The prediction has a mean pLDDT of 82. Predicted 3D model of a 1724-nucleotide part of an RNA (large-subunit ribosomal RNA, half A) from a Candidatus Sericytochromatia bacterium. Rfam family: Bacterial large subunit ribosomal RNA. Its family is annotated with ribosome and structural constituent of ribosome in the Gene Ontology. The RNAcentral record of the full RNA draws on ENA.

Context: one part of a larger RNA
RNA sequence: GGCGCACGGGGGAUCCCUAGGUGCUGUCAGCCGAUGAAGGACGUAGUAGACUGCGAAAAGUCUGGACGAGCGGUCAAACGCGCGAUGACUCCAGAAUGUCCGAAUGGGGAAACCCACCACAGUGGAGCUGUGGUACUCCGCACUGAACACAUAGGUGCGGUAGAGGUAAGCGGGUGAAUUGAAACAUCUUAGUAACCCGAGGAGAGGAAAGUAACAACGACUCCCUGAGUAGCGGCGAGCGAACGGGGAUGAGCCUAAACCAUAUCCAUGUAAAAGCGAACAGCGUUGUGGAUGUGGGGUAGUGGGAGCUUUCAGUGCUGAAUGUUAUAGGCACACAGAGUUACAAAACACUCAUUUAGAUGAACACAGCUGGGAAGCUGGGCCAGAGCGGGUAAUAGCCCUGUAGUCGAAAAGUGAGUGUCUCUGGAGAGAUUUCCCGAGUAGGCCGGAACACGUGAAAUUCCGGUUGAAUCCGCGAAGACCACUUCGUAAGGCUAAGUACUGCACAGCGACCGAUAGUGAACGAGUACCGUGAGGGAAAGGUGAAAAGCACCCCGGAAGGGGAGUGAAAUAGACGUGAAACCGUGCGCUUACAAUCAGUUGGAGCACCACUAAGGGUGUGACAGCGUACCUGUUGAAGAAUGAGCCGCCGAGUUAUGGUACACAGCGAGGUUAAGCCGGAAAUAGGCGGAGCCGAAGGGAAACCGAGUCUGAAUAGGGCGAUUUUAGUUGUGUGCUGUAGACCCGAACCCAGGCGAUCUAGCCAUGGCCAGGAUGAAGCGCGGGUGACACCGCGUGGAGGUCCGAACCCACGAAUGUUGAAAAAUUCGGGGAUGAGCUGUGGCUAGCGGUGAAAUUCCAAUCGAGCCUGGAGCUAUCUGGUUCUCCUCGAAAUGGCUUUAGGGUCAGCCUCGAGUUAAAGUUUGUCGGGGGUAGAGCACUAGUUGGGUGCGGGGGAUGAAAUAUCCUACCAAAUCCUAUUAAACUCCGAAUACCGACGUAAUGUUCCUCGGGAGUGAGACUGCGGGAGAUAAGUUUCGUGGUCAAGAGGGAAACAGCCCAGAUCGUCAGCUAAGGUCCCCAAGUCAUCGCUAAGUGAUUAAGGAGGUUGAGUCACAGAGACAACCAGGAGGUUGGCUUAGAAGCAGCAACCCUUGAAAGAGUGCGUAAUAGCUCACUGGUCAAGUGAUUCAGCGCCGAAAAUGUACGGGGCUAAGCGAUGCACCGAAGCUACGGAUUCAGUUAAUUCUGAGUGGUAGAGGAGCGUACUGCCGUAGGAAGAAGGUUGAGCGUAAGCGCAGCUGGACGAAGCAGUAGUGAGAAUGGCGGCAUGAGUAACGAAAACAUUGGUGAGAAUCCAAUGCGUCGAAAACCUAAGGAUUCCCACGCCAGGUUCGUCCGCGUGGGGUUAGUCGGGGCCUAAGGUGAGGCCGAAAGGCGUAGCCGAUGGAGAGCAGGUUAAUAUUCCUGUACCACUGUAAUUGGUUUGAGCGAAGGGGGGACGCAGAAGGCUAGGUCUGGGGGACUGUUGGAAAUGUCCCUUGGCGUAUGUAGGCAGAACUGGUAGGCAAAUCCGCCGGUUCGUUAAGCUGAGGUACGUCGGAAGCAGCUACGUGCAGCAAACAGAUUGACGCCACACUGCCAGGAAAAGCCUCUAGUGACAAUAUACAGUGCCCGUACCGUAAACCGACACAGGUAGGUUGGUAGAGAAUACCAAGACGCGC
Repeated sequence: GGCGCACGGGGGAUCCCUAGGUGCUGUCAGCCGAUGAAGGACGUAGUAGACUGCGAAAAGUCUGGACGAGCGGUCAAACGCGCGAUGACUCCAGAAUGUCCGAAUGGGGAAACCCACCACAGUGGAGCUGUGGUACUCCGCACUGAACACAUAGGUGCGGUAGAGGUAAGCGGGUGAAUUGAAACAUCUUAGUAACCCGAGGAGAGGAAAGUAACAACGACUCCCUGAGUAGCGGCGAGCGAACGGGGAUGAGCCUAAACCAUAUCCAUGUAAAAGCGAACAGCGUUGUGGAUGUGGGGUAGUGGGAGCUUUCAGUGCUGAAUGUUAUAGGCACACAGAGUUACAAAACACUCAUUUAGAUGAACACAGCUGGGAAGCUGGGCCAGAGCGGGUAAUAGCCCUGUAGUCGAAAAGUGAGUGUCUCUGGAGAGAUUUCCCGAGUAGGCCGGAACACGUGAAAUUCCGGUUGAAUCCGCGAAGACCACUUCGUAAGGCUAAGUACUGCACAGCGACCGAUAGUGAACGAGUACCGUGAGGGAAAGGUGAAAAGCACCCCGGAAGGGGAGUGAAAUAGACGUGAAACCGUGCGCUUACAAUCAGUUGGAGCACCACUAAGGGUGUGACAGCGUACCUGUUGAAGAAUGAGCCGCCGAGUUAUGGUACACAGCGAGGUUAAGCCGGAAAUAGGCGGAGCCGAAGGGAAACCGAGUCUGAAUAGGGCGAUUUUAGUUGUGUGCUGUAGACCCGAACCCAGGCGAUCUAGCCAUGGCCAGGAUGAAGCGCGGGUGACACCGCGUGGAGGUCCGAACCCACGAAUGUUGAAAAAUUCGGGGAUGAGCUGUGGCUAGCGGUGAAAUUCCAAUCGAGCCUGGAGCUAUCUGGUUCUCCUCGAAAUGGCUUUAGGGUCAGCCUCGAGUUAAAGUUUGUCGGGGGUAGAGCACUAGUUGGGUGCGGGGGAUGAAAUAUCCUACCAAAUCCUAUUAAACUCCGAAUACCGACGUAAUGUUCCUCGGGAGUGAGACUGCGGGAGAUAAGUUUCGUGGUCAAGAGGGAAACAGCCCAGAUCGUCAGCUAAGGUCCCCAAGUCAUCGCUAAGUGAUUAAGGAGGUUGAGUCACAGAGACAACCAGGAGGUUGGCUUAGAAGCAGCAACCCUUGAAAGAGUGCGUAAUAGCUCACUGGUCAAGUGAUUCAGCGCCGAAAAUGUACGGGGCUAAGCGAUGCACCGAAGCUACGGAUUCAGUUAAUUCUGAGUGGUAGAGGAGCGUACUGCCGUAGGAAGAAGGUUGAGCGUAAGCGCAGCUGGACGAAGCAGUAGUGAGAAUGGCGGCAUGAGUAACGAAAACAUUGGUGAGAAUCCAAUGCGUCGAAAACCUAAGGAUUCCCACGCCAGGUUCGUCCGCGUGGGGUUAGUCGGGGCCUAAGGUGAGGCCGAAAGGCGUAGCCGAUGGAGAGCAGGUUAAUAUUCCUGUACCACUGUAAUUGGUUUGAGCGAAGGGGGGACGCAGAAGGCUAGGUCUGGGGGACUGUUGGAAAUGUCCCUUGGCGUAUGUAGGCAGAACUGGUAGGCAAAUCCGCCGGUUCGUUAAGCUGAGGUACGUCGGAAGCAGCUACGUGCAGCAAACAGAUUGACGCCACACUGCCAGGAAAAGCCUCUAGUGACAAUAUACAGUGCCCGUACCGUAAACCGACACAGGUAGGUUGGUAGAGAAUACCAAGACGCGC
C1' cells in the first nucleotide's frame, strides 16, 4: 500500500413533518382619485435595529356595540414604569387627526427640497412664526373690454364633489411586425397575433330588420351545442374556412327628426286694409306673409305610418281663452286604468322581511386496569349523537379543550326584496285617396383600398379616401354579377336589462395537486442580498424537546473549546429530528519489498475467526496458476491514440387535449348513440330527462335523374360499377400509429416590436483653464548708400511663424518584460507633437431602418458589417448530443425507381403481428420439354495479322526510230492459294450452369399468396469466382454472383470484424469429433514406413546466374580402349595474297588452297615493333570403364540493405524441416450422455407424453417487477417500537422479494383494482457536497531596515526612542468632483487585512461639522431645457413666441491671533465693513411738489490673440543692530566663532510710478416705438497735452491688536497646566503675481443679462449719498479622504483623476542631481 471488520469525522441524501404554495368550486364584490388616490419618504414606543400599526392628536384619540380578566403587537427577552370590575386588553361599526413627496395643482426643482404673494393673527419694526387661500383646461354667471362705431377677441372676478392620475385579467377601437410554414421564395401563412396607443365598465361590445329565407316561412341582440372540417376560398400549393337551418341559455322593448299647431327673438317683405285672425256675428288693425334660431305641443311606421281634411262614439265635477255674447277647445280635481327609479321622465321617505360586517349557546367518562417519560393505545365497563367535519392536548380521543349539527343575536353602517306614501301617463275608431311629411353632399356610380371564410374573381354585401351624384311611397333597398317577375324589408338619428368574458381583492371550502433541488422567484423580514450608468436581471436559506427543563456548580484554557456534575424518556436530541454516499481518519485480521498490464474470473495452498457436529460446514484474507484490451456513443469497422464522463448524492427527456385509423374487450344490434342544456342528490362527480345532430341500413351517374339496378349508348346489344348467392353496424373503454398543437428533451446564429443608453468614446455648442526654458529672426519702420524717381543694397530696429530644440501636457513608432499579469492593454528603456487643425475641466446636443466619423467599417459604457434590455419566444434546426426496470418469441437493411436529390425523403424490396384461402400453393431433388449465343472454340463473315506461292497493277532498268511493243528486276504489291494467328462492340460453331414450363404414391410441411396494423433500412465492409475502371497498382473504385462480418459468441490462424472449422436455452470435475495439431512452453506420437533437403532452407521476393544435389529422359563417344591425366608430335609450300613503316597463323580486308603424314587450321588463345617464344585444335602412346553434351522434374544456393536487441510466437530442432503412406491420440459453447427451463405443434384425465426449436443490432410482438398517490381503509400491524438507515451466510429464471439484529422515534403494509410529475451512468446535462493537482505556485514595484525599551496569554509586524534609508514641480501642502462617518475617544480580535497582530480605513459603544462677510440659494444671464397662448401630427406626441429654469461666466460686505481628542475667515479676543429697522438731533419739504422712481429710454457692465518694455510686490540671499542658545576631551584660538528668531492683515488718510485725448458750460433738435432736463445729432463758448479731470499697483502716516526662538516651574507624563519676555534696520536679487489686455502689432475681428449711473412716464407727504445711538441679519454646505488603502478600475490593485502653492545649491530651466519644510520605508 491492498482487501475485510469495527468505531469515528465530514456531508446533508432518505424517511417523517408543514408554517407556504398551486389548481378549482360556491358565495360576495368589482373600481380608487383635487374631500388629494395608487405608491412612497421621514417620523412615531421609556431603551439601539428591523417588521407590523399609526401620523406632530403618531403600536394611537373619541363614540356606539360585543366580550369578560387579564393587558402594554412581533423578532424577544431584560431592566424600568404603568393600565384594568368606574370593565382594561381584544373584536366589530362609526367619527377625528392624518408631516412631506406623489396627477401634485402658488412659483421653481436634481421626488420627499428651495423660494413666494394675498388676507388675518402674534411683536413697535427689520426679521421670524401660525391659519386659510393662490395651477391649467372646460362649463356656467357677472364685470370689463382692443385693432374697429356697435360688437367681438382678450382680460378680471365668482361658482362647479367637472376633467387630469392609478388599476390584475376580460372588453371596444387606432397603428401594426417578424421569426415561422410553404421542406427554396415573392402572392399566401404566422396574424389582424405580439407590441405600442386611446377609451369604457363591473362587465364591455351588440341590439329592436332598408334582416333571414324561398313559393313554405321566421321575426332584436348576445352566448352554448349542432350544422361542418360541409359550402366555398386558395402560387386551387401550404393552408384558410363560413352561413342558413335545428336544439338550448336569456328574454324587453323604446325615444326622436320631419309634416302640422303655438310661441319667443332677429331679419326680410308688404298695403288699396286686400292678404291675416276669428266657431259665428260683431269685430280687430305695429295684426300679416316669408326666412333663421330656440322652446312647447304633435308624431314614429312597412298587413306602410303620420300630418291635414271629412265623420262617428266616449266618466264625473269645477273652471273656462284676444273686446263682448253664446258655445267650444283647453285647464284643474276626483274616480278608473296602466306604468315606474335599469332604456322608455324623475326624487325621496317609512315599514316589514332577509342578509353582511362583532358574537352567544351547544350533548355525552375528571371511568377502571396494563405498558409507558407521557394514554388518546390495549383490556374491561358505560354514555351522547339534528353533533363520529376538522384541529389541539406528552403516542391513535364522538364523550379532555376548541369546535361541529342545531338554535339565538346588532347600538351603528351597508346590501337585497316586498309593501305603502310618492311620481308619471291615458281618448278610440271609420272614410276619402285630393294635399303635405317620412333623416342628402346621403344612397348609388367610377377610380384606389380595406373588411366580409371569399386572395378581383362572374363578386353581390359592408366600410374608407378621391371624384361625381339621385329619388320621397306610383318612392327606395335587398334576395351573391346582371335583367325580368315574385318575395322580403323601410337606410342615411338615438337609448336599451338579462343570458356571455374575466379575477388584482373578501369569505367558506375542495383536490387519486406539491411537500423544502418539489410547490410561487420568494414556507425564513424576497423582488431582499447582489449585479448593471440605465432599462433590467435576480439568488441561497425550513425541523432541539412534550415542556427550555437551553447544562447551576467544579476543573483545564487568554479565549474558543473541552472534561465532570446536573436536566430530560433520550444529550451519538446541546444548537440540535432521522443522518445515506463521495471524501478523511483510528484500531484489529489477512496480505504485499524478483515483480509487469481493464485489476476480474476459474482453480487454489496457508493464516485468522465462528459455528456446531461426526461430519468435515461457514466467514475474512488470497501465495501461486489458467483465461482475460473498461463503459457509452457512433460506425463498414473501436481496447482504441475517435466522442462523453474528476467522484458521490438529488433533479433530469414520448406527455396532454382534440380529430382520424387499426386491433382488443364490453353494451345493444338493422339498428346504435346522445350534444349543449335541464332536473337532481349525500351539492364540482351518482342517477334521470334531453333524439337537435351523427354513423349505418343502396347504389349508379359529371349532373339532371333513376333505383336493385344504373351509367354509357341509336340500342332491349355489349361493357363498367353495384345487388343476389354470403346483410353488421354503432357507442364506449384501452392499446398501437397518425394529423393539429412547442408534441421526446436540451442546443443556435438570426429576424422583428417596444423601450434604455453619448458618466466610455466620435463630432458639435456654451463657458472657463493650461502650455518651464532656450533658439531662429518674416513683414513693417529708422538711418546710410543708391536712382531722374522708383527699384535695389547695407546696418539697426522689429518680433512674424499649423517655425526649430526641449519639460509639464497630449500621443503611442520600436524592443524587452508581462500573458492563471501588479494591470480584461500595463511597466521599463528609447520615440513623436508640444502657440496650435493644440491640450483640458464643467454644462449641454446628436440614438440603432439611427448617430458620429481629417474614413480605419472607426466609435456609440471592457459589446459593433448594425448597441443593450425586455418581449414575439418553448422562433426554427433534413444537424449533433442524450433518452432511466426485467424476461420471452421472431428478426432486418445498407438495394431499385423518383427527388434543387445524394449523410434527407416517398413508393417498392427485405422484418414483425393479426386475419383469410384448405386442396392447393411454395421450395428442393429427379425426369421430360423449351428458347438462348456466354465460357470455350473458330476464322466462314467483319476488322486486324505472320511467312510463302502465283501475281493484276505500279516503280526502276535494258533494248528499240517509235509503239497501249519486247525483255529484265534481290523494289512496292491488288486479287487469290497455302501456312500461322487476334477480337467487349467478329461468329461457320458452341457448352456447363442459369432461366421457363410440365409430370409425380419423391423430400419438406405452410415456408407461398392475399388483406390489414407496426416498423426499421435506403453510409456497408472484406473474401472466393466472373467482369469494367486503374498501371491485368492499391486495405483503390464500380457491377454481377456466393460466403462471412455487420447483428455471431466458441475452436484454429502467435496476437488478428470480414479467412478455415463451427452457429452459444441453462447446468455437469462425463464421452466422441471438426478445422488445426501431438519435443517443451501447450492438451495429444520424441509413432511407423519410404524418400528429399544441409540451406537453420524450413522461418520473405524477382529477373538473372551456378559442374549444389536427387530423379527421369534424349543424343554422342567408349575393350576396334572412350573422357580426364601423363609422355610425344603439332610439320611443309609460306613471312600465302592484299594492306602496311612492319603485318611472318594471331592490327585489318578478301580468300582459306595444296603437300607430307598417325595427326597438324593459310591457325584457339597468350605474346613480339615485327619476328621469336608458349599453347590449343588435331594425332600417337601409357592407363583401363565408362565418358560427354543436352532436355525435363524435386529440394536447395546466390541475387537479399534500416533504424534500442536475436525475431520460426519463443525455447530450441538436422527433424521437432519437406514429400508420400498408415495407425493412434488431442482438440470447440459442434455432436452425444444425464438433469432442468421455456416456445411452437401434436397429444393426454393431467405442465402428461412426444417431436422440433430457443446467437442476435435496428425493429415488431408477448409477459412481468418495482415507485408515488387513490378506493376497499379510521384496514392488518405499530411506543412490548412504524417509515427510513445499516449489517447478515435466506428465496426467486430476471426486474426483485422476505426474515433477523442494531439504529430510529411515529407512522403504516399485503392483496384486488385504479391514476401517473413512475425506474439514470453518460446529454462539454442542472444544483450541492467532496476530492485531485498540493502543502505546490503565489503573498502586487529592489525606497531598507536595525537595535533597545514598553504593553500583552502571546510581538520581525502595535507603541516609544535612537540610528539608517526614500521622495522633495512630490511620495509635501491647499482645494473642486466623487465617496458618505472612513474623522476623534474607549473597549474588542470570530470574520475582513494576501503572514502576524495586543494594531487598523475591521467589530461594539460614545462623541464630533457652529458663518450677515467663505461656497451655493433668496440676484443675472449662455449653450441647452421647458414652454401660457400658437402651429402641426393616426394616437402617443413634435415644434415653438413671451416667460421661466439653467454656471463652467457677470455681480457681491473680514481680517489677525487664540482655542478642541475631533470645527473654525464659522467659536473666543481685538478691530472692521455691508444691507435693513427704530429712535434722537439737524436740515429740507408739504400742491409755488420734498422725496421716491420704472418691468420703459440711454450710459455702463463689455470681453480676441501674440509680443515687448517699465514700475512694483510676494519670495530668496547677504549684512548690521537686538534677543537668545551652544562651544566636553586633546592641539590651536579666547578673538568674536557657530546656530535660531527678528512682523502681519484690515480700516482711515494721502493719491505716487504710470495709463487715458478730450473735458466743462450752453443754444437748437424731426432720432432713441410714449415722455425726457438723459443719450444721440447740428452749432456756440471756455479749458486742455499737463499734474486740471478720471483711473491707478505700490509706498507712507495714523489707528489697532498680536507677537517667536528660548528659559525655568508644576505634572495625572497627555508638550497637559500656569508663567517670564525683547527685537522690530539696511542692502541686493526678483517673478509666470499686481498695475493691465494698459501699450504695440496682427487678422481669424474676438458672449449675454443683471447689479450700478442717469432720464423721464408715474407717484404724492413726509423725506435725507449727512450725524449719533440702539437693533435685525434667513436656508443649505462645512467632519474626514482627496495623484488616493476612503474617488473610477470586482481587491487595502505598479493604471486613471481638473485647479492653486511650489524653498536652497549647481543650472537657461517646473530638465537633472543633492537637500529644506513636510511626508514616508510600499502588511510576510